[in-house]
The RNA shown here (SAM riboswitch aptamer (S box leader)) has 95 nucleotides and comes from uncultured Lawsonibacter sp. Its Rfam family is "SAM riboswitch aptamer (S box leader)". Rfam's curators write: The SAM riboswitch is found upstream of a number of genes which code for proteins involved in methionine or cysteine biosynthesis in Gram-positive bacteria. Taxonomically the source falls in Lawsonibacter (Bacteria, Bacillati, Clostridia, Oscillospiraceae). The prediction has a mean pLDDT of 88. The sequence is in RNAcentral, with records from MGnify.
RNA sequence: CUUAUCAAGAGCGGUGGAGGGAACGGCCCGAUGAAGCCCGGCAACCUGCGGCAACGCAAGGUGCUAAAUCCGGCGGUAGUGUAUCGAAAGAUGAG
Numbered sequence: 001c002u003u004a005u006c007a008a009g010a011g012c013g014g015u016g017g018a019g020g021g022a023a024c025g026g027c028c029c030g031a032u033g034a035a036g037c038c039c040g041g042c043a044a045c046c047u048g049c050g051g052c053a054a055c056g057c058a059a060g061g062u063g064c065u066a067a068a069u070c071c072g073g074c075g076g077u078a079g080u081g082u083a084u085c086g087a088a089a090g091a092u093g094a095g
Stems, first nucleotide, its partner, number of pairs: 001095006011039001013038003019029003024072003040065003045061002047058004069089001074086005
C1' cells in the first nucleotide's frame, strides 16, 4: 500500500500492585484491586484433514477475552438539542 472483518463470543483462577479504555473531546472502568505476566477461555483470518462444491471437523500460526471499534469529531438524509446511513481515523488477519 491492497483487501476482508469489526452489534456475536470468551474466568467468582494465580501473580501483580495503579492505572486503564489508540490519540483528542466526552463518558466510563479501577484497592469490592487497573496495566503487565501466567493459566483458563472465545473465535476461526491463515493452516491441516475430508468434500466436485457448498460446507464440515481440528486447532499448529496470529487475534481477542467491560461498554457497537464505549460514544463523538467529517459528510448525506429525515420527523433536526435527535435518529439513521456513509466516510475519516483505528484494530486484526491475509497478501